[in-house]
RNA sequence: GGAGCGGGCCGGACGGUCGCCGGGUGCAAGCCUGGAGGAAGGUCCGGACUCCAUCGGGCAGGAUGCUGGCUAACGGCCAGGCGCAGCAAGCCGGCGCGAGCCGGCCCAAGGCGACGGAAAGUGGCACAGAAAACAUACCGCCUCCUCGGCGCAAGCCUUGGCGGCAAGGGUGAAAUGGCGAGGUAAGAGCUCACCGCGUUGCCGGUGACGGCAACGGCAGGCCAAACCCCAUCCGGAGCAACAUCGAAUAGGCACGCGUUGCCAGUCGUUCGCGGCUGGCGCAGGGCGCCCUCCCGAGCGUGCGGGUAGAUGGCUAGAGCCGUCGGGCAACCGGCGGCCCAGAGGAAUGACCGUCCCGCCGGCAACGGCGGACAGAAUCCGGCCUACAGGCCCGCUCCACUU
Numbered sequence: 001g002g003a004g005c006g007g008g009c010c011g012g013a014c015g016g017u018c019g020c021c022g023g024g025u026g027c028a029a030g031c032c033u034g035g036a037g038g039a040a041g042g043u044c045c046g047g048a049c050u051c052c053a054u055c056g057g058g059c060a061g062g063a064u065g066c067u068g069g070c071u072a073a074c075g076g077c078c079a080g081g082c083g084c085a086g087c088a089a090g091c092c093g094g095c096g097c098g099a100g101c102c103g104g105c106c107c108a109a110g111g112c113g114a115c116g117g118a119a120a121g122u123g124g125c126a127c128a129g130a131a132a133a134c135a136u137a138c139c140g141c142c143u144c145c146u147c148g149g150c151g152c153a154a155g156c157c158u159u160g161g162c163g164g165c166a167a168g169g170g171u172g173a174a175a176u177g178g179c180g181a182g183g184u185a186a187g188a189g190c191u192c193a194c195c196g197c198g199u200u201g202c203c204g205g206u207g208a209c210g211g212c213a214a215c216g217g218c219a220g221g222c223c224a225a226a227c228c229c230c231a232u233c234c235g236g237a238g239c240a241a242c243a244u245c246g247a248a249u250a251g252g253c254a255c256g257c258g259u260u261g262c263c264a265g266u267c268g269u270u271c272g273c274g275g276c277u278g279g280c281g282c283a284g285g286g287c288g289c290c291c292u293c294c295c296g297a298g299c300g301u302g303c304g305g306g307u308a309g310a311u312g313g314c315u316a317g318a319g320c321c322g323u324c325g326g327g328c329a330a331c332c333g334g335c336g337g338c339c340c341a342g343a344g345g346a347a348u349g350a351c352c353g354u355c356c357c358g359c360c361g362g363c364a365a366c367g368g369c370g371g372a373c374a375g376a377a378u379c380c381g382g383c384c385u386a387c388a389g390g391c392c393c394g395c396u397c398c399a400c401u402u
């Protein structure tokens, strides 16, 4: 310098005017001061906190699942192991006059993995295929017997049959270790080398696991994102939690007052009484008292529950910034500094000016348009999703220079 990967950060800046929500101060007017995010989002996990339940244990149910670490906790994060796929580079082969192209092997950094158990049990494996798992044989290969033909003969071809085999073909996503040699009638871990696998031992590692050696002829396919088994964890509901205060109306309990009484006239009468008019009287209403007027059966007081409503919970925290130390890292610790929204139908806005960035027009000066995703609601740690534009860092490979 080129190529390929991975990660982090910013998310328009400043000023003015007018508003909105909170805090402080003031008698007031006013003044001072704080006011969205990296995701405030989805509400998918985990915790704090609150109430209810709860001796403890088990069953059921749910979640998680390689190893070690971090953490308040996690299904998160960091580091590592194993597996899978695979680009560049490299190697090999082929093609091309050539730049190069194609195929195979190998495969940096990086990517992906619900990555415990299939020699506990149950179950499943479409189609195709003989057979999808106590086994089995479609084509095929082979010994023997046999029908027929050829040949002097050895033998060859052919029909049928009892057997042997699983090498080759064929089916399939998958076919009972792979590959080569020996062996055999043909074959076969039947035997041997290498690879794979299993067991044991030694070594390295905290561990997952890795390396080496010996032994074993292969134990018997795949699926647990099928039931299941094993290990670990989990009580329930959620700030509309919860606590305090508490109106009117209605309802509950207790107490108190009252619920048409008297007289007169008149009408009706079933002769008990009833209606109407007038006067006196009565709880209550017209804010208290007096006069007057109106209404006519409930009214008043106290207690307790509870609703609306108000207040707390509520923002000083697993907090932020800087620095030092430990650790590969996630993270932890020490010291110093800082206070950084708290609404409750719910504020965080609008306009103007100067500049910045992008696009368009223009020779230029300049002009026009645009500046993402989105928006707190008890608070934190994560995950996932959305995001115009811009900045920075790291890793690997190749080439060149010193």
Base pairs, nucleotide, nucleotide: 001398002397003396004395005394006393007392008391009390010389012355013354014353015352016351017350018349020035021034022033023032024031025030037373041384042383044382045381046380047379048378049238050237051236052235061234062233063232064231065230066080067079068078069077070076081115082113083112084111090105091104092103093102094101095100116229117228121227122226123223124222125221138169139168140165141164142163144161145160148157149156150155177195178194180192181191182190196218197216198215199214200213201212202211203210204209242312243311244310245309252303253302254301255300256299257298261280262279263278264277265276266275267274268273282296284295285294286293319338320337321336322335323334324333325332326331356371357370358369359368360367361366
Background:
Predicted 3D model of a 402-nucleotide RNA (Bacterial RNase P class A) from a Burkholderiaceae bacterium. The model forms 91% of the base pairs in the Rfam consensus. The RNAcentral record of the sequence draws on ENA.